[in-house]
RNA sequence: CAAACCAAGGGCGAUGGAGUUCGCCCGAACCGCCGGUCUUGCGGCCGAGCUGAUAACUCCUGCGAACCC
Repeated sequence: CAAACCAAGGGCGAUGGAGUUCGCCCGAACCGCCGGUCUUGCGGCCGAGCUGAUAACUCCUGCGAACCC
RNA backbone atom coordinates (compact mmCIF):
# COMPACT_ATOMS: atom_id res chain seq x y z
P C A 1 -0.84 3.84 3.62
O5' C A 1 -0.92 2.87 2.34
C5' C A 1 -0.68 3.39 1.01
C4' C A 1 -0.67 2.26 0.00
C3' C A 1 -1.93 1.37 0.00
O3' C A 1 -2.95 1.93 -0.77
C1' C A 1 0.00 0.00 0.00
P A A 2 -4.53 1.48 -0.40
O5' A A 2 -4.60 -0.03 -0.88
C5' A A 2 -4.49 -0.35 -2.28
C4' A A 2 -4.39 -1.85 -2.47
C3' A A 2 -5.54 -2.65 -1.87
O3' A A 2 -6.66 -2.69 -2.74
C1' A A 2 -3.48 -3.66 -1.29
P A A 3 -8.17 -2.92 -2.07
O5' A A 3 -8.15 -4.46 -1.65
C5' A A 3 -8.05 -5.48 -2.68
C4' A A 3 -7.85 -6.82 -2.03
C3' A A 3 -8.92 -7.22 -1.02
O3' A A 3 -10.05 -7.80 -1.67
C1' A A 3 -6.78 -7.62 -0.09
P A A 4 -11.54 -7.67 -0.94
O5' A A 4 -11.42 -8.68 0.29
C5' A A 4 -11.30 -10.10 0.05
C4' A A 4 -11.02 -10.81 1.37
C3' A A 4 -12.04 -10.55 2.47
O3' A A 4 -13.17 -11.41 2.34
C1' A A 4 -9.86 -10.30 3.34
P C A 5 -14.63 -10.86 2.82
O5' C A 5 -14.48 -10.85 4.42
C5' C A 5 -14.33 -12.08 5.13
C4' C A 5 -13.98 -11.80 6.57
C3' C A 5 -14.98 -10.91 7.32
O3' C A 5 -16.09 -11.67 7.80
C1' C A 5 -12.77 -10.16 7.76
P C A 6 -17.51 -10.88 8.00
O5' C A 6 -17.23 -9.96 9.28
C5' C A 6 -17.03 -10.57 10.56
C4' C A 6 -16.65 -9.51 11.58
C3' C A 6 -17.65 -8.37 11.73
O3' C A 6 -18.73 -8.73 12.58
C1' C A 6 -15.45 -7.49 11.60
P A A 7 -20.15 -7.93 12.34
O5' A A 7 -19.86 -6.47 12.93
C5' A A 7 -19.61 -6.29 14.33
C4' A A 7 -19.25 -4.84 14.62
C3' A A 7 -20.27 -3.81 14.14
O3' A A 7 -21.32 -3.66 15.08
C1' A A 7 -18.08 -3.13 13.51
P A A 8 -22.78 -3.23 14.49
O5' A A 8 -22.59 -1.71 14.04
C5' A A 8 -22.36 -0.69 15.01
C4' A A 8 -21.98 0.61 14.34
C3' A A 8 -22.99 1.14 13.31
O3' A A 8 -24.03 1.87 13.94
C1' A A 8 -20.81 1.22 12.40
P G A 9 -25.49 1.83 13.16
O5' G A 9 -25.24 2.60 11.78
C5' G A 9 -24.93 4.00 11.78
C4' G A 9 -24.53 4.44 10.38
C3' G A 9 -25.55 4.18 9.28
O3' G A 9 -26.55 5.20 9.24
C1' G A 9 -23.41 3.46 8.55
P G A 10 -28.02 4.76 8.62
O5' G A 10 -27.76 4.61 7.05
C5' G A 10 -27.42 5.76 6.26
C4' G A 10 -26.94 5.33 4.89
C3' G A 10 -27.96 4.56 4.05
O3' G A 10 -28.88 5.43 3.40
C1' G A 10 -25.88 3.46 3.94
P G A 11 -30.35 4.82 2.99
O5' G A 11 -30.03 3.84 1.77
C5' G A 11 -29.53 4.37 0.53
C4' G A 11 -29.11 3.24 -0.38
C3' G A 11 -30.22 2.27 -0.79
O3' G A 11 -30.99 2.78 -1.87
C1' G A 11 -28.31 1.04 -0.15
P C A 12 -32.51 2.28 -2.06
O5' C A 12 -32.38 0.75 -2.54
C5' C A 12 -31.84 0.46 -3.83
C4' C A 12 -31.75 -1.05 -4.03
C3' C A 12 -33.08 -1.79 -3.85
O3' C A 12 -33.85 -1.75 -5.03
C1' C A 12 -31.36 -2.93 -2.67
P G A 13 -35.45 -1.94 -4.94
O5' G A 13 -35.65 -3.49 -4.59
C5' G A 13 -35.36 -4.49 -5.57
C4' G A 13 -35.68 -5.87 -5.01
C3' G A 13 -37.09 -6.04 -4.47
O3' G A 13 -37.98 -6.41 -5.51
C1' G A 13 -35.52 -6.94 -2.94
P A A 14 -39.12 -5.40 -5.91
O5' A A 14 -38.59 -4.98 -7.35
C5' A A 14 -38.56 -5.92 -8.45
C4' A A 14 -39.12 -5.24 -9.70
C3' A A 14 -40.54 -4.69 -9.53
O3' A A 14 -40.51 -3.42 -8.92
C1' A A 14 -40.46 -5.98 -11.48
P U A 15 -41.88 -2.98 -8.12
O5' U A 15 -42.80 -2.23 -9.17
C5' U A 15 -42.25 -1.15 -9.91
C4' U A 15 -43.21 0.04 -9.85
C3' U A 15 -43.72 0.39 -8.46
O3' U A 15 -42.78 1.24 -7.80
C1' U A 15 -45.51 0.44 -10.04
P G A 16 -42.81 1.27 -6.18
O5' G A 16 -43.86 2.44 -5.87
C5' G A 16 -43.60 3.78 -6.34
C4' G A 16 -44.37 4.77 -5.49
C3' G A 16 -44.10 4.69 -3.99
O3' G A 16 -42.91 5.38 -3.64
C1' G A 16 -46.42 4.82 -4.37
P G A 17 -42.09 4.87 -2.38
O5' G A 17 -43.03 5.27 -1.14
C5' G A 17 -43.27 6.65 -0.84
C4' G A 17 -44.14 6.78 0.40
C3' G A 17 -43.66 6.00 1.62
O3' G A 17 -42.62 6.69 2.31
C1' G A 17 -45.99 5.69 1.35
P A A 18 -41.57 5.81 3.16
O5' A A 18 -42.41 5.35 4.44
C5' A A 18 -42.89 6.32 5.38
C4' A A 18 -43.75 5.64 6.44
C3' A A 18 -43.10 4.47 7.17
O3' A A 18 -42.23 4.92 8.21
C1' A A 18 -45.31 3.88 6.56
P G A 19 -41.04 3.95 8.67
O5' G A 19 -41.77 2.84 9.56
C5' G A 19 -42.39 3.19 10.80
C4' G A 19 -43.10 1.99 11.39
C3' G A 19 -42.23 0.75 11.54
O3' G A 19 -41.46 0.80 12.74
C1' G A 19 -44.29 0.14 10.57
P U A 20 -40.03 0.09 12.74
O5' U A 20 -40.37 -1.46 12.75
C5' U A 20 -41.00 -2.06 13.89
C4' U A 20 -41.38 -3.50 13.60
C3' U A 20 -40.23 -4.38 13.10
O3' U A 20 -39.43 -4.86 14.17
C1' U A 20 -42.14 -4.73 11.77
P U A 21 -37.90 -5.21 13.85
O5' U A 21 -37.95 -6.55 12.99
C5' U A 21 -38.38 -7.77 13.59
C4' U A 21 -38.62 -8.83 12.54
C3' U A 21 -37.41 -9.19 11.66
O3' U A 21 -36.54 -10.12 12.31
C1' U A 21 -39.31 -8.91 10.29
P C A 22 -35.02 -10.21 11.83
O5' C A 22 -35.10 -10.87 10.37
C5' C A 22 -35.52 -12.22 10.22
C4' C A 22 -35.62 -12.58 8.75
C3' C A 22 -34.35 -12.39 7.94
O3' C A 22 -33.45 -13.48 8.12
C1' C A 22 -36.19 -11.53 6.72
P G A 23 -31.88 -13.22 7.92
O5' G A 23 -31.72 -13.05 6.33
C5' G A 23 -31.95 -14.17 5.47
C4' G A 23 -31.95 -13.73 4.02
C3' G A 23 -30.68 -13.02 3.55
O3' G A 23 -29.64 -13.93 3.23
C1' G A 23 -32.59 -11.85 2.79
P C A 24 -28.12 -13.50 3.35
O5' C A 24 -27.95 -12.46 2.15
C5' C A 24 -28.02 -12.91 0.80
C4' C A 24 -28.05 -11.72 -0.15
C3' C A 24 -26.84 -10.78 -0.07
O3' C A 24 -25.72 -11.27 -0.80
C1' C A 24 -28.85 -9.52 -0.16
P C A 25 -24.26 -10.81 -0.40
O5' C A 25 -24.19 -9.31 -0.94
C5' C A 25 -24.23 -9.06 -2.35
C4' C A 25 -24.25 -7.55 -2.60
C3' C A 25 -23.06 -6.79 -2.03
O3' C A 25 -21.95 -6.85 -2.91
C1' C A 25 -25.07 -5.64 -1.53
P C A 26 -20.45 -6.85 -2.31
O5' C A 26 -20.15 -5.30 -2.01
C5' C A 26 -20.26 -4.32 -3.05
C4' C A 26 -20.27 -2.92 -2.42
C3' C A 26 -18.94 -2.54 -1.75
O3' C A 26 -18.38 -1.43 -2.47
C1' C A 26 -20.83 -2.10 -0.31
P G A 27 -17.04 -1.72 -3.36
O5' G A 27 -17.57 -2.60 -4.57
C5' G A 27 -17.48 -2.13 -5.92
C4' G A 27 -18.90 -1.78 -6.40
C3' G A 27 -18.88 -0.95 -7.70
O3' G A 27 -19.64 -1.68 -8.71
C1' G A 27 -20.27 0.04 -6.01
P A A 28 -19.15 -2.79 -9.59
O5' A A 28 -19.82 -4.10 -8.96
C5' A A 28 -21.18 -4.37 -9.12
C4' A A 28 -21.73 -4.89 -7.81
C3' A A 28 -23.21 -5.29 -7.87
O3' A A 28 -23.31 -6.64 -8.27
C1' A A 28 -22.78 -3.93 -5.94
P A A 29 -24.69 -7.15 -8.91
O5' A A 29 -25.70 -7.18 -7.68
C5' A A 29 -25.57 -8.15 -6.65
C4' A A 29 -26.50 -7.81 -5.49
C3' A A 29 -27.97 -7.72 -5.88
O3' A A 29 -28.57 -9.00 -5.82
C1' A A 29 -27.34 -5.86 -4.50
P C A 30 -29.35 -9.54 -7.13
O5' C A 30 -30.43 -8.42 -7.44
C5' C A 30 -31.51 -8.17 -6.54
C4' C A 30 -32.32 -6.99 -7.02
C3' C A 30 -32.80 -7.09 -8.46
O3' C A 30 -34.00 -7.86 -8.54
C1' C A 30 -31.85 -4.96 -8.11
P C A 31 -34.25 -8.78 -9.85
O5' C A 31 -34.58 -7.73 -11.01
C5' C A 31 -35.76 -6.94 -10.92
C4' C A 31 -35.79 -5.94 -12.05
C3' C A 31 -35.59 -6.52 -13.44
O3' C A 31 -36.82 -7.01 -13.95
C1' C A 31 -34.21 -4.60 -13.18
P G A 32 -36.83 -8.27 -14.96
O5' G A 32 -38.02 -9.19 -14.40
C5' G A 32 -37.90 -9.79 -13.11
C4' G A 32 -39.17 -10.55 -12.78
C3' G A 32 -39.60 -11.58 -13.82
O3' G A 32 -38.88 -12.80 -13.66
C1' G A 32 -41.48 -10.30 -13.17
P C A 33 -38.65 -13.75 -14.98
O5' C A 33 -40.11 -14.34 -15.29
C5' C A 33 -40.76 -15.17 -14.34
C4' C A 33 -42.20 -15.40 -14.77
C3' C A 33 -42.38 -16.08 -16.12
O3' C A 33 -42.28 -17.49 -16.00
C1' C A 33 -43.84 -14.21 -15.94
P C A 34 -41.75 -18.34 -17.28
O5' C A 34 -42.97 -18.22 -18.31
C5' C A 34 -44.23 -18.82 -18.01
C4' C A 34 -45.20 -18.57 -19.15
C3' C A 34 -44.68 -18.96 -20.53
O3' C A 34 -44.87 -20.36 -20.76
C1' C A 34 -45.63 -16.80 -20.63
P G A 35 -43.86 -21.14 -21.75
O5' G A 35 -44.30 -20.64 -23.21
C5' G A 35 -45.58 -21.00 -23.73
C4' G A 35 -45.83 -20.29 -25.05
C3' G A 35 -44.73 -20.45 -26.09
O3' G A 35 -44.88 -21.67 -26.81
C1' G A 35 -45.32 -18.18 -25.92
P G A 36 -43.58 -22.35 -27.47
O5' G A 36 -43.21 -21.39 -28.69
C5' G A 36 -44.11 -21.27 -29.80
C4' G A 36 -43.62 -20.19 -30.76
C3' G A 36 -42.18 -20.36 -31.24
O3' G A 36 -42.10 -21.26 -32.34
C1' G A 36 -42.53 -18.12 -30.56
P U A 37 -40.78 -22.14 -32.54
O5' U A 37 -39.69 -21.05 -32.97
C5' U A 37 -39.81 -20.37 -34.22
C4' U A 37 -38.77 -19.26 -34.31
C3' U A 37 -37.32 -19.71 -34.08
O3' U A 37 -36.75 -20.25 -35.27
C1' U A 37 -37.75 -17.75 -32.82
P C A 38 -35.60 -21.34 -35.13
O5' C A 38 -34.32 -20.44 -34.77
C5' C A 38 -33.76 -19.57 -35.76
C4' C A 38 -32.62 -18.76 -35.16
C3' C A 38 -31.54 -19.57 -34.45
O3' C A 38 -30.60 -20.09 -35.39
C1' C A 38 -32.15 -17.73 -33.09
P U A 39 -29.98 -21.56 -35.06
O5' U A 39 -29.14 -21.30 -33.72
C5' U A 39 -27.97 -20.48 -33.75
C4' U A 39 -27.36 -20.41 -32.36
C3' U A 39 -27.13 -21.74 -31.66
O3' U A 39 -25.93 -22.37 -32.10
C1' U A 39 -28.10 -20.21 -30.14
P U A 40 -25.97 -23.97 -32.30
O5' U A 40 -26.20 -24.53 -30.83
C5' U A 40 -26.56 -25.91 -30.65
C4' U A 40 -25.98 -26.42 -29.34
C3' U A 40 -26.36 -25.58 -28.11
O3' U A 40 -27.61 -26.02 -27.57
C1' U A 40 -24.02 -25.99 -28.11
P G A 41 -28.72 -24.87 -27.14
O5' G A 41 -28.06 -24.21 -25.84
C5' G A 41 -27.95 -24.97 -24.63
C4' G A 41 -26.92 -24.33 -23.72
C3' G A 41 -27.25 -22.92 -23.23
O3' G A 41 -28.06 -22.98 -22.05
C1' G A 41 -25.04 -22.98 -24.05
P C A 42 -29.08 -21.71 -21.78
O5' C A 42 -28.10 -20.49 -21.42
C5' C A 42 -27.43 -20.45 -20.16
C4' C A 42 -26.41 -19.33 -20.16
C3' C A 42 -26.98 -17.93 -20.35
O3' C A 42 -27.40 -17.36 -19.12
C1' C A 42 -25.11 -18.24 -21.77
P G A 43 -28.83 -16.67 -19.02
O5' G A 43 -28.87 -15.65 -20.24
C5' G A 43 -28.06 -14.46 -20.26
C4' G A 43 -27.79 -14.05 -21.69
C3' G A 43 -28.94 -13.37 -22.43
O3' G A 43 -28.97 -11.97 -22.17
C1' G A 43 -28.05 -15.08 -23.79
P G A 44 -30.40 -11.19 -22.48
O5' G A 44 -30.45 -11.12 -24.09
C5' G A 44 -29.49 -10.33 -24.81
C4' G A 44 -29.73 -10.47 -26.30
C3' G A 44 -31.10 -10.02 -26.81
O3' G A 44 -31.16 -8.61 -26.99
C1' G A 44 -30.54 -12.10 -27.77
P C A 45 -32.60 -7.88 -26.84
O5' C A 45 -33.42 -8.37 -28.13
C5' C A 45 -33.03 -7.97 -29.45
C4' C A 45 -33.89 -8.68 -30.48
C3' C A 45 -35.39 -8.48 -30.32
O3' C A 45 -35.81 -7.27 -30.93
C1' C A 45 -34.95 -10.77 -30.66
P C A 46 -37.14 -6.52 -30.35
O5' C A 46 -38.34 -7.47 -30.84
C5' C A 46 -38.65 -7.58 -32.24
C4' C A 46 -39.74 -8.61 -32.45
C3' C A 46 -41.03 -8.38 -31.65
O3' C A 46 -41.87 -7.44 -32.29
C1' C A 46 -40.38 -10.65 -31.48
P G A 47 -42.89 -6.56 -31.36
O5' G A 47 -43.97 -7.62 -30.85
C5' G A 47 -44.88 -8.21 -31.78
C4' G A 47 -45.83 -9.15 -31.06
C3' G A 47 -46.51 -8.56 -29.83
O3' G A 47 -47.66 -7.80 -30.18
C1' G A 47 -45.68 -10.73 -29.34
P A A 48 -47.69 -6.20 -29.97
O5' A A 48 -49.19 -5.77 -29.93
C5' A A 48 -49.88 -5.53 -28.69
C4' A A 48 -51.27 -6.12 -28.79
C3' A A 48 -51.34 -7.62 -28.48
O3' A A 48 -52.07 -7.81 -27.27
C1' A A 48 -52.53 -7.09 -30.49
P G A 49 -51.36 -7.84 -25.87
O5' G A 49 -50.93 -9.38 -25.72
C5' G A 49 -51.84 -10.41 -26.13
C4' G A 49 -51.64 -11.62 -25.24
C3' G A 49 -51.68 -11.32 -23.75
O3' G A 49 -53.03 -11.30 -23.27
C1' G A 49 -49.79 -12.65 -24.24
P C A 50 -53.39 -10.37 -22.00
O5' C A 50 -52.73 -11.14 -20.76
C5' C A 50 -53.20 -12.44 -20.39
C4' C A 50 -52.49 -12.91 -19.13
C3' C A 50 -52.50 -11.91 -17.99
O3' C A 50 -53.72 -11.96 -17.26
C1' C A 50 -50.32 -12.79 -18.26
P U A 51 -54.18 -10.70 -16.40
O5' U A 51 -53.28 -10.83 -15.08
C5' U A 51 -53.45 -11.94 -14.21
C4' U A 51 -52.42 -11.89 -13.09
C3' U A 51 -52.35 -10.59 -12.31
O3' U A 51 -53.37 -10.53 -11.32
C1' U A 51 -50.15 -11.32 -12.83
P G A 52 -53.87 -9.09 -10.80
O5' G A 52 -52.63 -8.57 -9.91
C5' G A 52 -52.28 -9.28 -8.70
C4' G A 52 -50.99 -8.71 -8.13
C3' G A 52 -51.00 -7.20 -7.87
O3' G A 52 -51.62 -6.90 -6.63
C1' G A 52 -48.98 -7.84 -8.94
P A A 53 -52.53 -5.56 -6.50
O5' A A 53 -51.40 -4.40 -6.50
C5' A A 53 -50.40 -4.42 -5.48
C4' A A 53 -49.28 -3.49 -5.93
C3' A A 53 -48.14 -3.36 -4.93
O3' A A 53 -46.93 -3.81 -5.61
C1' A A 53 -48.87 -1.23 -5.76
P U A 54 -46.19 -5.02 -5.16
O5' U A 54 -46.25 -5.03 -3.55
C5' U A 54 -45.45 -4.12 -2.80
C4' U A 54 -44.96 -4.80 -1.52
C3' U A 54 -44.07 -6.01 -1.73
O3' U A 54 -42.71 -5.61 -1.93
C1' U A 54 -45.72 -6.53 -0.11
P A A 55 -41.82 -6.35 -3.11
O5' A A 55 -41.41 -7.75 -2.43
C5' A A 55 -40.97 -8.84 -3.25
C4' A A 55 -40.47 -9.97 -2.34
C3' A A 55 -41.44 -10.30 -1.21
O3' A A 55 -42.35 -11.30 -1.65
C1' A A 55 -39.27 -9.92 -0.32
P A A 56 -43.92 -11.06 -1.54
O5' A A 56 -44.18 -11.38 0.01
C5' A A 56 -44.00 -12.70 0.51
C4' A A 56 -44.03 -12.69 2.04
C3' A A 56 -45.19 -11.94 2.64
O3' A A 56 -46.36 -12.75 2.71
C1' A A 56 -43.18 -11.34 3.74
P C A 57 -47.82 -12.04 2.55
O5' C A 57 -48.03 -11.38 3.99
C5' C A 57 -48.21 -12.20 5.14
C4' C A 57 -48.22 -11.35 6.40
C3' C A 57 -49.17 -10.16 6.38
O3' C A 57 -50.51 -10.55 6.68
C1' C A 57 -47.07 -9.48 7.24
P U A 58 -51.73 -9.71 6.00
O5' U A 58 -51.67 -8.31 6.79
C5' U A 58 -52.01 -8.27 8.18
C4' U A 58 -51.76 -6.87 8.74
C3' U A 58 -52.42 -5.73 7.97
O3' U A 58 -53.79 -5.58 8.30
C1' U A 58 -50.19 -5.15 8.52
P C A 59 -54.79 -4.96 7.18
O5' C A 59 -54.40 -3.40 7.22
C5' C A 59 -54.69 -2.62 8.39
C4' C A 59 -54.04 -1.25 8.28
C3' C A 59 -54.43 -0.43 7.04
O3' C A 59 -55.70 0.21 7.21
C1' C A 59 -52.09 -0.30 7.38
P C A 60 -56.55 0.59 5.88
O5' C A 60 -55.73 1.83 5.29
C5' C A 60 -55.65 3.06 6.02
C4' C A 60 -54.74 4.04 5.31
C3' C A 60 -55.10 4.33 3.85
O3' C A 60 -56.14 5.30 3.76
C1' C A 60 -52.76 3.98 4.04
P U A 61 -57.12 5.24 2.47
O5' U A 61 -56.15 5.70 1.28
C5' U A 61 -55.65 7.04 1.23
C4' U A 61 -54.72 7.21 0.05
C3' U A 61 -55.30 6.76 -1.30
O3' U A 61 -56.13 7.77 -1.86
C1' U A 61 -53.10 5.93 -1.07
P G A 62 -57.42 7.29 -2.75
O5' G A 62 -56.72 6.70 -4.07
C5' G A 62 -56.00 7.57 -4.95
C4' G A 62 -55.31 6.77 -6.05
C3' G A 62 -56.21 5.81 -6.82
O3' G A 62 -56.97 6.48 -7.82
C1' G A 62 -54.18 4.74 -6.27
P C A 63 -58.44 5.86 -8.24
O5' C A 63 -58.06 4.52 -9.03
C5' C A 63 -57.33 4.58 -10.25
C4' C A 63 -56.95 3.18 -10.71
C3' C A 63 -58.11 2.20 -10.86
O3' C A 63 -58.80 2.39 -12.09
C1' C A 63 -56.32 1.14 -9.74
P G A 64 -60.41 2.00 -12.14
O5' G A 64 -60.41 0.40 -12.07
C5' G A 64 -59.84 -0.37 -13.16
C4' G A 64 -59.90 -1.86 -12.84
C3' G A 64 -61.28 -2.39 -12.45
O3' G A 64 -62.08 -2.65 -13.60
C1' G A 64 -59.64 -3.24 -10.97
P A A 65 -63.72 -2.59 -13.41
O5' A A 65 -64.07 -3.94 -12.63
C5' A A 65 -63.87 -5.21 -13.27
C4' A A 65 -64.21 -6.34 -12.31
C3' A A 65 -65.60 -6.26 -11.69
O3' A A 65 -66.59 -6.78 -12.56
C1' A A 65 -64.01 -6.75 -10.02
P A A 66 -68.14 -6.21 -12.40
O5' A A 66 -68.68 -6.92 -11.07
C5' A A 66 -68.86 -8.35 -11.06
C4' A A 66 -69.21 -8.81 -9.65
C3' A A 66 -70.40 -8.13 -9.01
O3' A A 66 -71.63 -8.73 -9.43
C1' A A 66 -68.61 -8.20 -7.46
P C A 67 -72.97 -7.80 -9.42
O5' C A 67 -73.32 -7.67 -7.86
C5' C A 67 -73.72 -8.83 -7.11
C4' C A 67 -73.77 -8.50 -5.64
C3' C A 67 -74.71 -7.34 -5.26
O3' C A 67 -76.06 -7.76 -5.15
C1' C A 67 -72.64 -7.09 -4.14
P C A 68 -77.24 -6.65 -5.35
O5' C A 68 -77.18 -5.77 -4.00
C5' C A 68 -77.55 -6.35 -2.75
C4' C A 68 -77.28 -5.37 -1.62
C3' C A 68 -77.96 -4.01 -1.76
O3' C A 68 -79.30 -4.05 -1.33
C1' C A 68 -75.70 -3.71 -1.13
P C A 69 -80.36 -2.98 -1.93
O5' C A 69 -79.91 -1.60 -1.23
C5' C A 69 -80.09 -1.43 0.19
C4' C A 69 -79.52 -0.09 0.64
C3' C A 69 -80.06 1.12 -0.12
O3' C A 69 -81.31 1.55 0.42
C1' C A 69 -77.69 1.28 0.04
Molecule: Fluoride riboswitch aptamer (crcB RNA motif)
Organism: Phycisphaerales bacterium